[in-house]
Molecule: RNase P RNA; transfer RNA
Organism: Allostellaceae bacterium
RNA sequence: CCAGACGGCAGGAUGGCCGCUCUCCACAUUCGAGGGAGGGAGGAAAGUCCGGGCUCCACGGAGGCACGGUGCCGGGUAACGCCCGGCGAGGGCGACCUCAGGGAAAGUGCCACAGAAACACACCGCCGAUCCCGGUCGUCUCAUUUGGGAUGACAUGGGAGGCAAGGGUGAAAUGGUGCGGUAAGAGCGCACCGCGCCGCCGGCAACGGCGGCGGCUGGGUAAACCCCACCGGGAGCAAGACCAAGUAGGAGCGGCAGGCACGCCGGUUCGCCGGUGUGCCGGGCGGGCCUUCGCACCGCCGCUCGGGUCGGUCGCGCGAGGCGUCCGGUAACGGGCGCCCCAGAUGAAUGGCCAUCCCCGCCGCCGGUAAACCCCGGAGGCGGGACAGAACCCGGCUUACAGGCCGUCUGGCGCU
RNA sequence: GCCGACGUAGCUCAGGGGUAGAGCAACUGAUUCGUAAUCAGUAGGUCCGCGGUUCGAAUCCGCGCGUCGGCACCA
Numbered sequence: 001c002c003a004g005a006c007g008g009c010a011g012g013a014u015g016g017c018c019g020c021u022c023u024c025c026a027c028a029u030u031c032g033a034g035g036g037a038g039g040g041a042g043g044a045a046a047g048u049c050c051g052g053g054c055u056c057c058a059c060g061g062a063g064g065c066a067c068g069g070u071g072c073c074g075g076g077u078a079a080c081g082c083c084c085g086g087c088g089a090g091g092g093c094g095a096c097c098u099c100a101g102g103g104a105a106a107g108u109g110c111c112a113c114a115g116a117a118a119c120a121c122a123c124c125g126c127c128g129a130u131c132c133c134g135g136u137c138g139u140c141u142c143a144u145u146u147g148g149g150a151u152g153a154c155a156u157g158g159g160a161g162g163c164a165a166g167g168g169u170g171a172a173a174u175g176g177u178g179c180g181g182u183a184a185g186a187g188c189g190c191a192c193c194g195c196g197c198c199g200c201c202g203g204c205a206a207c208g209g210c211g212g213c214g215g216c217u218g219g220g221u222a223a224a225c226c227c228c229a230c231c232g233g234g235a236g237c238a239a240g241a242c243c244a245a246g247u248a249g250g251a252g253c254g255g256c257a258g259g260c261a262c263g264c265c266g267g268u269u270c271g272c273c274g275g276u277g278u279g280c281c282g283g284g285c286g287g288g289c290c291u292u293c294g295c296a297c298c299g300c301c302g303c304u305c306g307g308g309u310c311g312g313u314c315g316c317g318c319g320a321g322g323c324g325u326c327c328g329g330u331a332a333c334g335g336g337c338g339c340c341c342c343a344g345a346u347g348a349a350u351g352g353c354c355a356u357c358c359c360c361g362c363c364g365c366c367g368g369u370a371a372a373c374c375c376c377g378g379a380g381g382c383g384g385g386a387c388a389g390a391a392c393c394c395g396g397c398u399u400a401c402a403g404g405c406c407g408u409c410u411g412g413c414g415c416u
Numbered sequence: 417g418c419c420g421a422c423g424u425a426g427c428u429c430a431g432g433g434g435u436a437g438a439g440c441a442a443c444u445g446a447u448u449c450g451u452a453a454u455c456a457g458u459a460g461g462u463c464c465g466c467g468g469u470u471c472g473a474a475u476c477c478g479c480g481c482g483u484c485g486g487c488a489c490c491a
Stems, first nucleotide, its partner, number of pairs: 001412009012357007020040006042387001046398002049396005054236004061292005067232005072086005087101001088099004102227002107225002109221003123167002125163003130160005135154008175193006194216001195214008240314004250305007258281010282298002284295003307490003321340008358385006365378004417487007426440004434471001442458005464480005
């Protein structure tokens, strides 16, 4: 210098003019207007994909079933499907990157087409050791007219049979390579590799190393059902609380469940009635179901139709907060100390215009230069400066993002 | 703001791992004096997009894009 990997930063600057919103101050009896001071979008505010806080469902208790989710190991965290470190597998020359990465030897399902066969199969092929029926040739023998019988040989034909080496099909074919072996073959035997099991060693563990054994029975798929382990109550700030205004202060349907005893108070026509407390039985509820355990419930609850309003206040910003520094830790992160207060709108504020500068692209001009192009420097003209905007809050993930800056590292080339 | 459903031919929808279909519409031909209807035939697809799992994805999983629907308060 070129090509690349990883991590981080920032997301135009300054000034003027005109506005918007919130808080505070002063002047006013109060409010408003006007005045002064101060705060005023993001790294993703986005998608709403996870995890929490908060609120309501009485509490959000226990066990089981169902449903949903997560899935190597260790750590971090309020928690997580997030992050950090490690392990294994795959990719890259390398820096480094990717992985929903438990179980297929519990069971079930599926594996189209092709293929013989997709889980126990033989199409082509190989063999001719064994058995049966033949063929050719030879030898022996019987009969002697062609012939019959016995036996042997043949890389001979067919069948039974043996085999899974090779071919072919497929995404995938019953461990791979080599040697031996065999009729041909085959873990049939052996060596190495792979796989499984056992032991020892290292490591918290995932896992790794070494040794021995098994000869391999057992293909893939769990982002198919499923099994194992762990986690999860539901709804969501339009949660929820309060005020004000207003009405046909409604109608229909459905669910009904309260009872008894005792005590106290009041009334009494002395029969009881009303209120209240406790206990028992029964019912209801705990927002998928059942049981248990409980409850501040026992008079309201649910649905539909109709009616009214389109107002205000709280929730609502001191928080798993930010910045700096020190310590612990490889790191994620944790702890100590100091400083700071930092948006709060509700058709919804945080903006618009101008000037100067900055960055990028294009165009021609001047200079470096005696000379065209490249290159460097200077002034000028034109165009551009992204993605996108809080709406209860926080931790993550994912997605979008013009043009940049910084650091560490890798490969190659050149020079010293 | 919150919650949910859907996306397949021009339109309305099936298909839920193994060659993408139906009805209507379109086009061509027949029939008719002509049109409609009818009959015969034909064409038409990035299965919303990008990744992943699998031998194989419209289908299963993740992310994104788009469309549609519901939810205010009072009595």